[in-house]
Context: one part of a larger RNA
RNA sequence: UCAUGGUUAAGGAACUAGGCAAAAUAGACCCGUAACUUCGGGAGAAGGGUCGCCCCACUUCGGUGGGGCCGCAGUGAAAAGGUCCAGGCGACUGUUUAUCAAAAACACAGGGCUAUGCUAAAUUGAAAGAUGACGUAUAUGGCCUGACACCUGCCCGGUGCUGGAAGGUUAAGUGGUGGGCUUAGAGGUUUACCUCGACGGUCUAAAAUGAAGCCCCAGUAAACGGCGGCCGUAACUAUAACGGUCCUAAGGUAGCGAAAUUCCUUGUCGGGUAAGUUCCGACCUGCACGAAUGGUGCAACGAUCUGGACACUGUCUCAACCAUGAGCUCG
Numbered sequence: 001u002c003a004u005g006g007u008u009a010a011g012g013a014a015c016u017a018g019g020c021a022a023a024a025u026a027g028a029c030c031c032g033u034a035a036c037u038u039c040g041g042g043a044g045a046a047g048g049g050u051c052g053c054c055c056c057a058c059u060u061c062g063g064u065g066g067g068g069c070c071g072c073a074g075u076g077a078a079a080a081g082g083u084c085c086a087g088g089c090g091a092c093u094g095u096u097u098a099u100c101a102a103a104a105a106c107a108c109a110g111g112g113c114u115a116u117g118c119u120a121a122a123u124u125g126a127a128a129g130a131u132g133a134c135g136u137a138u139a140u141g142g143c144c145u146g147a148c149a150c151c152u153g154c155c156c157g158g159u160g161c162u163g164g165a166a167g168g169u170u171a172a173g174u175g176g177u178g179g180g181c182u183u184a185g186a187g188g189u190u191u192a193c194c195u196c197g198a199c200g201g202u203c204u205a206a207a208a209u210g211a212a213g214c215c216c217c218a219g220u221a222a223a224c225g226g227c228g229g230c231c232g233u234a235a236c237u238a239u240a241a242c243g244g245u246c247c248u249a250a251g252g253u254a255g256c257g258a259a260a261u262u263c264c265u266u267g268u269c270g271g272g273u274a275a276g277u278u279c280c281g282a283c284c285u286g287c288a289c290g291a292a293u294g295g296u297g298c299a300a301c302g303a304u305c306u307g308g309a310c311a312c313u314g315u316c317u318c319a320a321c322c323a324u325g326a327g328c329u330c331g
Stems, first nucleotide, its partner, number of pairs: 001326008010317002014315001019312001027051005036041001038147001052069007070074001082310007089302002094106002110145007122131003148297004153227003158224002160220005167215003173209002178204005185196004228246005255289001256286001267283005
């Protein structure tokens, strides 16, 4: 000096990003126990008291009552909850990055949409087949949301999906008008050749016909998604219930709101502190909340996150000492 353990005057979080670590609490019985609440809880809430030994009486033999004794201390050692207040998130128990993350992430019961009538849809395989399921729509698959309470507004223009069939477009195929090449032959001729050209062969190819799809017409948002701007106006001022205008498929409803979302921002006001960029309650000017990409609440729960308080303490003011081990020195 380090590690581990222990003690400490006065103070008691002044430490620190943060009470990290440590201390404190602790058993049994009795009394007592708030807000809130889904009436189950919260709750071991909180808070307070008793506990040893001896004698007597009673006893259901567990104890109870009375009297007395000792110590600083009677659950005499050890083992053995710290508690409260407020808020965010997630309802809960559970699951997870084996080896830096345990969470607000995943799951969940519940809710919804959608596909599927059975040789089911879906998945797998080249197929046979298999799973689904020895199940049958109170079933199975996919997607989203995530207990419960109150709710879930407007938009189908775009994209997707579903349905429709009149018209437009449209492949292979069918079709074979026309044309090219080839030539038995005919004609002309300068005998080199030129023109015409049946049957056949071959190449090409128009019209017409031709499904789904797309265009088209509807529906559908707990499908993917979207949910405005400018100007003016009230008898102080300010503000604008109101009016005008442009655009849109429709212009954000309820609720919430400086929020896990607010840039400006340490917004402003109030509370808590002597002093508070955090915290709580409001306001609304929402850069850029908002309704199953769910909205707002919410008892209980949480090795969750944030702020505060009591108790407690070497975290600190500010350090000291002790024990054990290591280092170091000597041997």
This is a predicted structure of a 331-nucleotide part of an RNA (large-subunit ribosomal RNA, domain IV) from uncultured Formosa sp. The coordinates come from a structure-prediction model, not an experiment, and the mean pLDDT is 87. Lineage of the source: Bacteria > Bacteroidota > Flavobacteriales > Flavobacteriaceae > Formosa.